[in-house]
C1' cells in the first nucleotide's frame, strides 16, 4: 500500500394513528369608557378514542445446568405490551444512503 466488522459526527429520506372534548392559564387581533364577551393559538390537568419507528419491558427453537418423563438459567426481532413517547404543522423518529474520522480483520 487492500481497508472487513464496529464505534463517531455533517447532510438527506423517512411511517402510523382524533388540527378529539372539557376546565384554568399565558399571547394575538376584535370591541368596549373599563369590563364581560365571543375568535384563533400555545401551554399544563383531565376523559375518551388510537399508533408503533426514540427508549422500557416480555418470549420462540436452540443451548447449558441439575435433585433429570420435569425444573432452572440464557436466549432476537421491523414480533408482542403499551409504561414512557406519539396522533395538522413543526419537533421527534426505528431504519437507510452519502461524505470524513477513528478502527485494523483479510491479503
Nucleotide at each position: 500500500a487492500u481497508g472487513a466488522a464496529a464505534a463517531u459526527a455533517u447532510g438527506g429520506g423517512g411511517a402510523g394513528a382524533g388540527a378529539a372534548u372539557g376546565u384554568u392559564c399565558c399571547g394575538u387581533a376584535c370591541g368596549u369608557a373599563a369590563a364581560u364577551g365571543a375568535a384563533c393559538g400555545g401551554a399544563c390537568c383531565a376523559u375518551c378514542g388510537c399508533c408503533g419507528a426514540a427508549g422500557g419491558a416480555g418470549c420462540a427453537a436452540g443451548c447449558g445446568u441439575c435433585u433429570u418423563u420435569g425444573a432452572c438459567g440464557u436466549g432476537a426481532a421491523u414480533c408482542u405490551c403499551u409504561c414512557a413517547g406519539g396522533c395538522a404543522a413543526a419537533a421527534a423518529g426505528a431504519c437507510u444512503c452519502u461524505u470524513a474520522u477513528u478502527g485494523g480483520a483479510c491479503g
Molecule: Glycine riboswitch aptamer
Organism: Salipaludibacillus neizhouensis